SAM riboswitch aptamer (S box leader) from Costertonia aggregata, 120 nucleotides, folded computationally.
RNA sequence: UCGUUAUCAAGAAAGGUGGAGGGAUUGGACCCGAUGAAGCCUUAGCAACCCUUUAUCUUUAAAGAAGGUGCUACAUUCUAUCGUGUGCUGAUUUAGUUUCAGCAUCUCGGCAGAUAACAA
Repeated sequence: UCGUUAUCAAGAAAGGUGGAGGGAUUGGACCCGAUGAAGCCUUAGCAACCCUUUAUCUUUAAAGAAGGUGCUACAUUCUAUCGUGUGCUGAUUUAGUUUCAGCAUCUCGGCAGAUAACAA
């Protein structure tokens, strides 16, 4: 760096250093920031992916936190850009059906991203 699988509305901050940006990315919105942003360091904490123990008996459950990661404003901060479904409107049709277009909506899917484990 790429691939597979799982998770992503819960949870958990102080100090030092630093000195103007930050919330991944493009547009928009909304926020955080000289009462000190990002980054780095220390300590503390959260969680339980890997892990440990027990039961089950081969996949789950319960407990734990020494170690490897991760995380500690806001839903991945929200939204738009792709698609399915649903609803509405318009066109098509004598009408219904079908088809098409637009708009709205969806704890939906996809794309993108983050983290872990495994593999290359």

Taxonomically the source falls in Costertonia (Bacteria, Bacteroidota, Flavobacteriia, Flavobacteriaceae).